[in-house]
Molecule: transfer RNA
Organism: Phototrophicus methaneseepsis
RNA sequence: GGGCCGUUAGCUCAACUGGCAGAGCGCCUCGUUGACGUCGAGGAGGUUACAGGUUCGAGUCCUGUACAGCCCA
Repeated sequence: GGGCCGUUAGCUCAACUGGCAGAGCGCCUCGUUGACGUCGAGGAGGUUACAGGUUCGAGUCCUGUACAGCCCA
């Protein structure tokens, strides 16, 4: 330098054919306990890496950029 793939909650990851952004763990509150833990109930937490484009509508499609991984040279 060229190619492929990835980037979504604090962490690990889903989200089908473009149509309400979710799960587990963690965190907070309440119940249970002498207390902690376990267990049960509820809750908070998101510029979907960044910028632009297409569309009635984009996490999803297109272009560019950044970062990470792999392959080729």